The prediction has a mean pLDDT of 76. This is a predicted structure of a 267-nucleotide RNA (Bacterial large signal recognition particle RNA) from an Actinomycetota bacterium. It matches the Rfam family "Bacterial large signal recognition particle RNA". Rfam's curators write: The signal recognition particle (SRP) is a universally conserved ribonucleoprotein involved in the co-translational targeting of proteins to membranes. The family's RNA type in Rfam is non-coding RNA gene. The same sequence occurs in records of 2 taxa.

[in-house]
RNA sequence: CCGUGCAAGGUGGGGAGCCAGCGGUGCCCUGUAACUCACAAUCCGCUACAGUGAGACCGAUAAACAGACAUGAGGUUUCCAAUAGUGAGAACAGCACCUGUUUAAGUAGCGUUGAAGGUCGGGUCCUGUGCGGCGGAGGGUUACAAACCCCGUCAGGUCCGAGAGGAAGCAGCGGUAAGUAGCAUUCUCCGGGUGCCACAGGGAAACCUGGCUGGAGCCAACUGAACUGGCAGCACUUGUUAUUGUAAAUCGAAGUCUGCGGCACGG
Numbered sequence: 001c002c003g004u005g006c007a008a009g010g011u012g013g014g015g016a017g018c019c020a021g022c023g024g025u026g027c028c029c030u031g032u033a034a035c036u037c038a039c040a041a042u043c044c045g046c047u048a049c050a051g052u053g054a055g056a057c058c059g060a061u062a063a064a065c066a067g068a069c070a071u072g073a074g075g076u077u078u079c080c081a082a083u084a085g086u087g088a089g090a091a092c093a094g095c096a097c098c099u100g101u102u103u104a105a106g107u108a109g110c111g112u113u114g115a116a117g118g119u120c121g122g123g124u125c126c127u128g129u130g131c132g133g134c135g136g137a138g139g140g141u142u143a144c145a146a147a148c149c150c151c152g153u154c155a156g157g158u159c160c161g162a163g164a165g166g167a168a169g170c171a172g173c174g175g176u177a178a179g180u181a182g183c184a185u186u187c188u189c190c191g192g193g194u195g196c197c198a199c200a201g202g203g204a205a206a207c208c209u210g211g212c213u214g215g216a217g218c219c220a221a222c223u224g225a226a227c228u229g230g231c232a233g234c235a236c237u238u239g240u241u242a243u244u245g246u247a248a249a250u251c252g253a254a255g256u257c258u259g260c261g262g263c264a265c266g267g
Stems, first nucleotide, its partner, number of pairs: 001267006009058003012030004020047005035055005065259005074251005080245010094234002097230002100227004105223003109218002117213008125202006131195002134191005140183005150175004158167003
């Protein structure tokens, strides 16, 4: 140095999470030449030699082990800042919004075809009377209107009587009452959520309106300005969550280099 057989070992690693801790299943990252099956989140298997069990393959090469390097995917934690969400608080000292008062710079409107103000009337309002209208009641007039229990006259028939005569009385005829239907709209009385009605009286304030006077302002709808009261939307204070960014800490795959590199037999 070569061959054969053993056997250590290997057949991925990492982050967060879970956990007393370790490893795994699940999630994420990285990476590959990167075995198979069973188990497992109200979990599974273990205990510092820290997945267990069953099988397969490779096997001293390096893809094993150890160390170093400068890079370094990605994760986690913390501080700070910004933004967004959400909870609480305080405040009317800022912004916004709302109520009210004042002002009158601007706009609009009214005004020399005469503003404000002054003065004299009228109306809206109240009371009374009259008239009208509406509603109700009564009276007037015409027609109809009672099987019997309304009236008059009562044929026939009935009853009483020896008779003369008498009595009640249906139908019919005539009438009347309650009532029904019309006519006239004339009269009387009563009532009111009655009236562009008339007359008389009253009238604090307000509004509308006319005359006279007066001789240039008036108004406050919108904008502006000042003040007042309110609200808690923003801003403010504070808690919390998420995202993004800076910084720090921490873990860290893949990568590069170096070292180590077993035993037996035979040639």